[in-house]
RNA sequence: CCCGCCUUAGCUCAGUAGCUAGAGCGUCCGGCUGUAGACCGGAAGGUCCCUGGUGCAAAUCCUGGAGGCGGGA
Repeated sequence: CCCGCCUUAGCUCAGUAGCUAGAGCGUCCGGCUGUAGACCGGAAGGUCCCUGGUGCAAAUCCUGGAGGCGGGA
């Protein structure tokens, strides 16, 4: 220098044929228990890396950029 992939909740990740953002774990509250754990119920938590564009509508498509990983020279 060139090519490819990844970036979504505190963590690990789904969702990428455009149409209400989700799961598990964790956290908090409640139930159960002598207490705790396990188990059961519930809740909070995200400008979907940034920027601009297309669309009635963008996590998703397109432009440019940032960070990470891999390959090539």
Predicted 3D model of a 73-nucleotide RNA (transfer RNA) from an archaeon.